[in-house]
RNA sequence: GCACCCUUAGCUCAGUUGGAUAGAGCAUUUGCCUCCGGAGCAAAAGGCCGCGCGUUCGAAUCGCGCAGGGUGCG
Numbered sequence: 001g002c003a004c005c006c007u008u009a010g011c012u013c014a015g016u017u018g019g020a021u022a023g024a025g026c027a028u029u030u031g032c033c034u035c036c037g038g039a040g041c042a043a044a045a046g047g048c049c050g051c052g053c054g055u056u057c058g059a060a061u062c063g064c065g066c067a068g069g070g071u072g073c074g
Base pairs, nucleotide, nucleotide: 001073002072003071004070005069006068007067010026011025012024013023019057028044029043030042031041032040050066051065052064053063054062
């Protein structure tokens, strides 16, 4: 330098025939339970889906550019 892949909650990920309120597990917080508890049960908070532009009535999901990471080739 070229090609391909990845970038969604603190962490690990799901969700892509574009559609309406964006999810799970772990972690965190609160409550319950308990002799106590980091064990068990319930609930809550937490993300404008890497950034920008565009296409569209509508984009996490399509297109282009940029940034970061990975793999291969030179």
This is a predicted structure of a 74-nucleotide RNA (transfer RNA) from a Candidatus Rifleibacteriota bacterium. Its Rfam family is "tRNA". It is annotated as a transfer RNA. Model confidence (mean pLDDT): 80 of 100. The RNAcentral record of the sequence draws on ENA.